[in-house]
RNA sequence: AAAUUGAAGAGUUUGAUCCUGGCUCAGAUUGAACGCUGGCGGCAUGGCUAAAACAUGCAAGUCGAACGCGAAAGUGGGCUUCGGCCCGCGAGUAGAGUGGCGAAAGGGCGAGUAAUGCGUUUCUAACGUACCCCAGGGUCGGGGAUAGCUCACCGAAAGGUGAAUUAAUACCCGAUAAACCCACGCACCGCAUGGCGUCGUGGGCAAAGGCUUGCUGCCCUGGGAGCGGGGAACGUGCUAUCAGGUUGUUGGUGAGGUAACGGCUCACCAAGCCUAAGACGGCUAGCGGGUGUGAGAGCAUGACCCGCCGCAUCGGGACUGAGACACUGCCCGGACUCCUACGGGAGGCUGCAGUAACGAAUAUUCCGCAAUGCGCGAAAGCGUGACGGAGCAAUGCCGCGUGCAGGAUGAAGCCCCUCGGGGUGUAAACUGCUGUCAGGGACUAGAAACACAAUGAUCAUUCCCAAAGGAAGAGCCGGCUAACUCUGUGCCAGCAGCCGCGGUAAUACAGAGGGCUCAAGCGUUAAUCGGUGUCACUGGGCUUAAAGGGUGUGUAGGCGGGCCCGUAAGUGUCAUGUGAAAUCCCACGGCUCAACCGUGGAACUGCAUGGCAUACUGCGGGCCUUGAGGUCAGUAGAGGCUGUCGGAACUCUAGGUGUAGCGGUGAAAUGCGUAGAUAUCUAGAGGAACGCCAAAGGUGAAGACAGGCAGCUGGGCUGAAUCUGACGCUGAGACACGAAAGCGUGGGUAGCGAACGGGAUUAGAUACCCCGGUAGUCCACGCCCUAAACGAUGUGUACUAGAUCGCGGAGGUUUUGACGCCAUCGCGGUCGAAGCAAAAGUAUUAAGUACACCGCCUGGGGAGUACGGUCGCAAGAUUAAAACUCAAAGGAAUUGACGGGGGCUCACACAAGCGGUGGAGCAUGUGGCUUAAUUCGAAGCAACGCGAAGAACCUUAUCCUGGGUUUGACAUGUAUGGAUUAACUCCUAGAAACAGGAGCCACACCCUCGGGUGGAACAUACACAGGUGCUGCAUGGCUGUCGUCAGCUCGUGCUGUGAAGUGUCGGGUUAAGUCCCUUAACGAGCGCAACCCCUGUCGUUAGUUGCUAGCAGGUAAUGCUGAGGACUCUAGCGAGACUGCCGGCGUCAAGUCGGAGGAAGGUGGGGAUGACGUCAAGUCCGCAUGGCCUUUAUGCCCAGGGCUGCACACGUGCUACAAUGGCGUGAACAAAGCGACGCGAUACGGCAACGUGGAGCAAAUCGCAAAAAACACGCCCCAGUUCAGAUUGUGGUCUGCAAUUCGACCACAUGAAGUUGGAAUCGCUAGUAAUCGCGUAUCAGCUACGACGCGGUGAAUACGUUCCUGAGCCUUGUACACACCGCCCGUCAAGUCAUGGAAGCCGGUAGUACCCGAAGCCGCCACGUUUCAGUGGUGUCGACGGUAAGAUUGGUGACUGGGACUAAGUCGUAACAAGGUAGCCGUAGGGGAACCUGCGGCUGGAUCACCUCCUUU
Repeated sequence: AAAUUGAAGAGUUUGAUCCUGGCUCAGAUUGAACGCUGGCGGCAUGGCUAAAACAUGCAAGUCGAACGCGAAAGUGGGCUUCGGCCCGCGAGUAGAGUGGCGAAAGGGCGAGUAAUGCGUUUCUAACGUACCCCAGGGUCGGGGAUAGCUCACCGAAAGGUGAAUUAAUACCCGAUAAACCCACGCACCGCAUGGCGUCGUGGGCAAAGGCUUGCUGCCCUGGGAGCGGGGAACGUGCUAUCAGGUUGUUGGUGAGGUAACGGCUCACCAAGCCUAAGACGGCUAGCGGGUGUGAGAGCAUGACCCGCCGCAUCGGGACUGAGACACUGCCCGGACUCCUACGGGAGGCUGCAGUAACGAAUAUUCCGCAAUGCGCGAAAGCGUGACGGAGCAAUGCCGCGUGCAGGAUGAAGCCCCUCGGGGUGUAAACUGCUGUCAGGGACUAGAAACACAAUGAUCAUUCCCAAAGGAAGAGCCGGCUAACUCUGUGCCAGCAGCCGCGGUAAUACAGAGGGCUCAAGCGUUAAUCGGUGUCACUGGGCUUAAAGGGUGUGUAGGCGGGCCCGUAAGUGUCAUGUGAAAUCCCACGGCUCAACCGUGGAACUGCAUGGCAUACUGCGGGCCUUGAGGUCAGUAGAGGCUGUCGGAACUCUAGGUGUAGCGGUGAAAUGCGUAGAUAUCUAGAGGAACGCCAAAGGUGAAGACAGGCAGCUGGGCUGAAUCUGACGCUGAGACACGAAAGCGUGGGUAGCGAACGGGAUUAGAUACCCCGGUAGUCCACGCCCUAAACGAUGUGUACUAGAUCGCGGAGGUUUUGACGCCAUCGCGGUCGAAGCAAAAGUAUUAAGUACACCGCCUGGGGAGUACGGUCGCAAGAUUAAAACUCAAAGGAAUUGACGGGGGCUCACACAAGCGGUGGAGCAUGUGGCUUAAUUCGAAGCAACGCGAAGAACCUUAUCCUGGGUUUGACAUGUAUGGAUUAACUCCUAGAAACAGGAGCCACACCCUCGGGUGGAACAUACACAGGUGCUGCAUGGCUGUCGUCAGCUCGUGCUGUGAAGUGUCGGGUUAAGUCCCUUAACGAGCGCAACCCCUGUCGUUAGUUGCUAGCAGGUAAUGCUGAGGACUCUAGCGAGACUGCCGGCGUCAAGUCGGAGGAAGGUGGGGAUGACGUCAAGUCCGCAUGGCCUUUAUGCCCAGGGCUGCACACGUGCUACAAUGGCGUGAACAAAGCGACGCGAUACGGCAACGUGGAGCAAAUCGCAAAAAACACGCCCCAGUUCAGAUUGUGGUCUGCAAUUCGACCACAUGAAGUUGGAAUCGCUAGUAAUCGCGUAUCAGCUACGACGCGGUGAAUACGUUCCUGAGCCUUGUACACACCGCCCGUCAAGUCAUGGAAGCCGGUAGUACCCGAAGCCGCCACGUUUCAGUGGUGUCGACGGUAAGAUUGGUGACUGGGACUAAGUCGUAACAAGGUAGCCGUAGGGGAACCUGCGGCUGGAUCACCUCCUUU
């Protein structure tokens, strides 16, 4: 010098956001266990479970210098009758005994114990102390026994009895003795009891010797040290679902007892004592130093080490002793184990090892007293499972190693791949080097220190040797969280800490390659703290998220106005003592380092004592008036209670008038009425409630309170400034009040009206609606005590911008008064600044800023439930859990979507019209049925005359039956062969495909004319082809639809914590987010519009194949010809229309209405054009394509059949039902198309379909081609017809290889249904509907009546936006977000789980009463060897045991109650939107169920209207 350096977050509720809130993770730690793996060493640690039971060995002895005895083996000698005997040594040894000290320590464990304990401080004047130290004094004289030993006896044993004999530091008696003990007196002292003294007097008490002769014992007294006993204060777990406990209990007097105080014990007296600051009871637990964690405060914990306590098989008891009620002592009782000769005995590992058991789990029946310590001893020494060591275990901490350097054609293997390559990877191989650890050998410090000598169980230092040799794994890789690919699997198998992965492309499962993190370990599980401010002291909250008690009065408690004095308890500061050591921290040091250890310091935040300070708090005292209260004078009020009176309405009764209905509803019916209702008039009776005033109003603590009057009564406010003098605030318990419903007793009952009955509605309707109607509603008295009892906001006080309205006072201003105005006190509202808040919001009536006190909350469900207690007549209220289960539940706000919410607007959406469909027949598509097959797809609008703009074969799809084929019908490549294959002609079998055969034909180059080489092609083989097979939910592309609806977005800025908003809203206007104005927005993009095409007018240019006015020619006739460009027309280019002009309206606007002109007028008409997106919409069978499947078949070829099948149902059409028609005859007027494998004229034949024939035409030239309706004339005369044409028969025509299944057309004959179509439904707003015909694609032909186009004729209606449908914008509600085809509730049924009740049954615990009464202490009696002892008897207490009635707690239990959970069960639809009857709260009744209904309450109800208030100049 140092010793106070320390604080992180993340995932998960939502479509997204902010908040609340839980769950989970990352960290550290452990006496751990388990899985995989495992080289070495050091230091630690190691039965947490059964304080359950223990075999075996050891764990407490020692002293001969207290005492008396006293062997043996062996050996030496002697004797001998050879059996043995004696003596010496062994040896005063071993050994037991008497005696002393120790055995109360050390060691173990934590059962019990919530205080007899522990911790800190303190007291003992209320106490003890062997061994040790110091000081003073003493140690004299006697005596009798006893164990041992010997003998005898009993017993299986353990053990015991008797006789004889003996010693002591064993025992006894006497002497002496005080400063010791007792009593009395005296002096002094203390807080009381009391203490003290070289004071005085009287009484009492002691001893032991031993040996090595200077040591050590012994006795008395005092002191000390250390160790103990006892007391006090404070601290010391959970539970009130334990609220009262206690009879030696609390105290006193006296006695006993103890080392000592004390109800410690006893007798008597008194009635106390403890308790909400938690007594008593229950449950749990050894306590502390410390340990873990944490920034700290805390929280958790009490292994190892140290201190204290308790225990020693369970319970009780005393003895001995300085000390015990004694772990390895004694006695008794219980359980258990063992021995036994059955008579009796023995035992206690919670000491060290060890056994078995329990358990997830915890070691050697080791070595040594060498060290440290303890006991005994004078000492040597002995003993010591204390201890020192070793062994086992990765159980923990620490250290070391498994090599180091070089080494690229970047080997091989494995993995990935876009097939190029990349990764593992300098990694390996290979080359060189080193020698830690382990291994082998040798030597020796140190732990060792005893006067000298001797002494190491175990560990260890140093040196040498060899060789890269013996030494790496575990977990993880979706996010949190560092680390990614392939394969397999296919909601399976599995993973998972949370969120969550897995249903065919899984970085999440499993394997592999690669990677990441740690490393002799790594993970998992369990546990604690942390994160978690998630119990908040530091450091949280309560309007709506969980949370303010329904309201007041008030007890304890908490807190408390101004000034002064005192005190010093709190508070601050200084000092002293203490706070054991170890631990933590700091410094230094020792093991090579570290862990570990040593020394010193700091710290131990505490407690106690003393001094000082006095601001604040407390306490004591004094004063004050502003808090609070009183007095006086006024004042408003549905404040409360009682009595009395009143009118309106209603019902009933009686009477009159009067007649057929009344009533009720969405519509009805039940009901009432000819026995006279309803209606109306008169009279009477009754009960309940009080219209207008009336309100945003008033009063009250809240609930609540409303006709008038009277009586009694509570509180408030204002003014005066007169009195008291802090008398105050809050308030656990307590007490009082407390809507509605409900209960009891007695009344009353008009209306209303749970339950109930009936009628409707409905699928049902235990409801909503209707007709009735009982409790009840009303009164009196007594209970109940709950509500959305709400401002979802506790009470009080102070402070902090304003504006405005209402109510109640009292002032000022004006000479007075009125109206006003100004300021003021109290109460009640609205708006709003700052602030606060998650936001919504709140804002002097705070949810702001503070203080005081109370109540309450801690994730959702289970549950305000169960059990228990209290209250209640009951209903029930109050207090109030747990198991189990989920990862959320929730608040506010946002964007959407939705609403049987609202507003505005639009659309052939409705309405107004016209014509249809639905009825008939036929056509066509679909479903269904059928079938060998009836191929497949499309499915509300937006599938169904759709894919299909042409199914007899082909098409066509293995859809079916049968036949055939396998490198293939088609593509590319490789290898081999090799001169034919293919085509063409013909023959055979066959249904054909195809198979077999014959003929014919024959390339290029080189070249020595023999041949060689090569390609196409063919054959064989291999790669591969092929698939209308699957997945449109893996996809591209294309398409449908909302919808030609007017919307959809972005940049910057601004607002908001944010999601988001603004812009895009508002006022106008438009077809339009079209435009204008306003404006925290300003701009922009995709859409709208315009640009494009057709059409309508005009001009111009150009006239062939088109046209023909004028001119000319010609014909029977015709632009037929010459000619012409005028016209029509054709097709290029232009013009034209823009609200441009005028007027009205409108904001000086956008625009709109009307008008003029114009071919056309406000987008002129039509088309093309389809924003962001929605529907996992449609299509893998148009095409493309990932993946999967198939490969002598799901490929390919062929024949035949099927797609056309028919009881039936639906869609879309055609033709009709007729006279606005049909038939016949005559005779007009188009447009747009098409034509060479074609259109096909004139002509001829046929009734006709058509045939023969062929002019012309690649077409403004020729042809198809006749347009039809219309028009004119004639017939028909209202009928199943001269309507309608199905069906059928016969005969034909055409196409085609072929019309049987299965074509179209023609002719003749036949002549069905049908007479305008139920419910319902479709299209259309002008050249539209309706109606009429013409053309084209596909195509040999055709099912076309379809589709796509073309023109002809050519209407009616629209008042309007209430309603239906759809859409757009704004707004509102929402529990929806897969977005209403949403969400979601309850019964029932099934399975699983935990739990409550329950007749009982079985245990545990703590007491009470009684019975029994061991051992033992104490007391009494008797006997008693000399005494002492002892023996016998007896009494109180007394463990165990027994009996009885209860308490409490646990287990189990037929049956039973609800609860939770579980992809696709049943019934309904309760809630969320006005959820289709607004919902919810309390209560009561009812009902399969959600629920319904009555009464009162709330808004946490939508919508509309009215009133009031506020804001804005």
Molecule: small-subunit ribosomal RNA
Organism: Phycisphaeraceae bacterium